The prediction has a mean pLDDT of 84. Predicted 3D model of an 89-nucleotide RNA (c-di-GMP-I riboswitch aptamer) from a soil metagenome. Rfam family: c-di-GMP-I riboswitch aptamer. Gene Ontology term of the family: cyclic-di-GMP binding. About the family: GEMM was predicted in a large-scale screen for bacterial structured RNA regulatory elements. Genes associated with GEMM are involved in a diverse array of functions, including chemotaxis regulation, signal transduction, secretion and chitin.

C1' cells in the first nucleotide's frame, strides 16, 4: 500500500427515574472509535441550599437556583494505564 475492522446523528425494538446502555438498521467520522472511570472535564438523579425574584393575610408562600455532599453515566472530550490484527514495496 492493499485487505480486514469499528460506527456519530437519526430510525425501530428492549432496559433505566435519568445521564445513558443493549440489539437491529444506518454512516458522520476513526490508525487503537479495542479495554480500564486513575487525574482533569462534561452530564444525570437524589439530598440540601448561599442567593435572586414574585406574591403576601407580615406568620410566611411560591418560583428560580450557585457552590457542596452522595450515587451514577460518558473511553467517539483530554491525559494516563493495559492489550492487539494485517504486512505490499
Nucleotide at each position: 500500500a492493499a485487505g480486514a475492522g469499528c460506527a456519530a446523528a437519526c430510525c425501530c425494538g428492549g432496559g433505566g427515574u435519568g445521564a445513558c446502555c443493549c440489539g437491529g438498521g444506518g454512516a458522520c467520522g476513526c490508525a487503537a472509535a479495542g479495554c480500564c472511570a486513575c487525574g482533569g472535564g462534561g452530564c444525570u438523579c437524589a439530598u440540601g441550599g448561599a442567593g435572586c425574584g414574585a406574591c403576601g393575610c407580615c406568620g410566611g408562600u411560591c418560583g428560580c437556583g450557585a457552590g457542596a455532599c452522595g450515587a451514577g453515566c460518558c473511553a467517539g472530550c483530554c491525559g494516563g494505564g493495559c492489550u492487539a490484527c494485517c504486512g505490499a514495496a